[in-house]
Context: one part of a larger RNA
RNA sequence: GGAUGAACGCUAGCGACAGGCCUAACACAUGCAAGUCGAGGGGCAGCGGAGAGGUAGCAAUACCUUUGCCGGCGACCGGCGCACGGGUGAGUAACACGUAUGCAAUCCACCUGUAACAGGGGGAUAACCCGGAGAAAUCCGGACUAAUACCCCAUAAUAUGGGCGCUCCGCAUGGAGAGUCCAUUAAAGAGAGCAAUCUUGGUUACAGACGAGCAUGCGCUCCAUUAGCCAGUUGGCGGGGUAACGGCCCACCAAGGCGACGAUGGAUAGGGGUUCUGAGAGGAAGGUCCCCCACAUUGGAACUGAGACACGGUCCAAACUCCUACGGGAGGCAGCAGUGAGGAAUAUUGGUCAAUGGUCGGCAGACUGAACCAGCCAAGUCGCGUGAGGGAAGACGGCCCUACGGGUUGUAAACCUCUUUUGUCGGAGAGUAAAGUACGCUACGCGUAGCGUAUUGCAAGUAUCCGAAGAAAAAGCAUCGGCUAACUCCGUGCCAGCAGCCGCGGUAAUACGGAGGAUGCGAGCGUUAUCC
Numbered sequence: 001g002g003a004u005g006a007a008c009g010c011u012a013g014c015g016a017c018a019g020g021c022c023u024a025a026c027a028c029a030u031g032c033a034a035g036u037c038g039a040g041g042g043g044c045a046g047c048g049g050a051g052a053g054g055u056a057g058c059a060a061u062a063c064c065u066u067u068g069c070c071g072g073c074g075a076c077c078g079g080c081g082c083a084c085g086g087g088u089g090a091g092u093a094a095c096a097c098g099u100a101u102g103c104a105a106u107c108c109a110c111c112u113g114u115a116a117c118a119g120g121g122g123g124a125u126a127a128c129c130c131g132g133a134g135a136a137a138u139c140c141g142g143a144c145u146a147a148u149a150c151c152c153c154a155u156a157a158u159a160u161g162g163g164c165g166c167u168c169c170g171c172a173u174g175g176a177g178a179g180u181c182c183a184u185u186a187a188a189g190a191g192a193g194c195a196a197u198c199u200u201g202g203u204u205a206c207a208g209a210c211g212a213g214c215a216u217g218c219g220c221u222c223c224a225u226u227a228g229c230c231a232g233u234u235g236g237c238g239g240g241g242u243a244a245c246g247g248c249c250c251a252c253c254a255a256g257g258c259g260a261c262g263a264u265g266g267a268u269a270g271g272g273g274u275u276c277u278g279a280g281a282g283g284a285a286g287g288u289c290c291c292c293c294a295c296a297u298u299g300g301a302a303c304u305g306a307g308a309c310a311c312g313g314u315c316c317a318a319a320c321u322c323c324u325a326c327g328g329g330a331g332g333c334a335g336c337a338g339u340g341a342g343g344a345a346u347a348u349u350g351g352u353c354a355a356u357g358g359u360c361g362g363c364a365g366a367c368u369g370a371a372c373c374a375g376c377c378a379a380g381u382c383g384c385g386u387g388a389g390g391g392a393a394g395a396c397g398g399c400c401c402u403a404c405g406g407g408u409u410g411u412a413a414a415c416c417u418c419u420u421u422u423g424u425c426g427g428a429g430a431g432u433a434a435a436g437u438a439c440g441c442u443a444c445g446c447g448u449a450g451c452g453u454a455u456u457g458c459a460a461g462u463a464u465c466c467g468a469a470g471a472a473a474a475a476g477c478a479u480c481g482g483c484u485a486a487c488u489c490c491g492u493g494c495c496a497g498c499a500g501c502c503g504c505g506g507u508a509a510u511a512c513g514g515a516g517g518a519u520g521c522g523a524g525c526g527u528u529a530u531c532c
Base pairs, nucleotide, nucleotide: 001532002531003530004529006528007527008526009525010524013384014383015382016381017380019377020376021342026340027339028338030337031336032335035080036079037078040077041076043073044072047071048070049069050067051066052065053064054063055062056061087295088294089293097219098218099217100216101215102214103213106212107211111208112207113206114205115204116203117202119153120152121151122150129142130141131140132139133138159184160183161182162181163180164179166177167176168175169174189200190199191198192197221267222266223265228258229257230256233255234254235253236252238250239249240248270292271291272290273289274285275284276283277282297318298317299316300315301314320331321330322329323328348374350373351372352371356370357368358367359366360365387418388417389416390415397409398408399407400406401405422473424468425467426466427465428464432459435456436455437454438453439452440451441450442449443448444447476521477520478519479518480517481502482501483500487516488515489514490513491512497504498503
């Protein structure tokens, strides 16, 4: 000098864009953060409609009862999602990460393409109803019922398992292909329509895409005041297990494996893209953003599923908190806000799904603290302003001096003439809506495109534009002995104090305190901490 997720002191006009618990992976009140589908199903708690019956009334109509008949729909069965998105960095020195390869040792829901198929039957169960236990959480029993829930039979190969011979290939184990024989294994319907049919879903196989798993070479902090370490240990054979290879696990057999090219142990630490600095080499860092990993009170375990050993799932154990009728139960903010605590220190219990994206759905749409916005904070970077021109041999006041005078503050002020950014007031007022949706029309290759009308904006009456008045409302901070730009007076008298280093202060202190003046930077300026 540069830099910072900074803090502290003094000061503070505006905007844009970024940023904001670095400490206790400490404990958490409250609300919200993952639902959706009635075009899978039985139903009907609630709402609306319609029908029927009844009461009142001359009637209109009002009220009551009833019917799932229709719109729809709480709870329930079922499907898909909840493994994404969001958070944190505790652990981890490791194939965790980075990079480059391999899988002849692998899987892959939704999506795309191709080929084919969907025949018949069955038994349950939730909801509802009845009854019971319990303070509650919740649970139990009986009877009934449905499905795209579950099961059986049929059919079926290019799938799976096995037999037979054949061809081709390779990188060792081996791989690919066509042929033949035997065995095993599928399925679900729904919607629109008068119908024909169409749409959508279902099953199997192959291929693609996406995603994931595994293996390997190289790279990857410090300590030798850590030198020896290892028994499933190292290898083999056979099995089990897995999507898959493998001591991953097991039985048996052998005695191996690693290590001064640093094993083992200990300490520290998420890794990378990147960031800071530096001419570079290098050094330091890993906050925000992106990729990967790990974790979800602590420890362990599996279930479901295409995918988890699962943050807002389950079970067990532990600590803690809460409820209790003492028998027993409930909970997990390292999601968004917010609270307490810790700390030098870090924000709102805000708005909207309008856009982008996600899940579900045929659509409409629903949900979305993802996201987009707004709020707070000079905590950073950048931009703008706090006025411009004129104005004297130079006002007043202050300060200084060689003091009837001069210097300086200083064109500074006053005064004159202008301007009006920002701010204030008044008026107008976006873009973000490419598009989507509804209705209608047209075209053809018949589910797509085009056209017309209507409608959809949180931010927000914001940005922006126009007008009005008016220099009006807007400057500080540090320093002035040398390093280092900037000097005098007064006070103090080794005192009070200053100080980054050298050092100042004991009676004329440019070094302390004040004043005047000056210098530097400027909505900031200094100090402290840390890195280069």
Background:
The prediction has a mean pLDDT of 86. The part of an RNA shown here (small-subunit ribosomal RNA, 5' domain) has 532 nucleotides and comes from an uncultured bacterium. Its Rfam family is "Bacterial small subunit ribosomal RNA". The full RNA is in RNAcentral, with records from ENA and SILVA.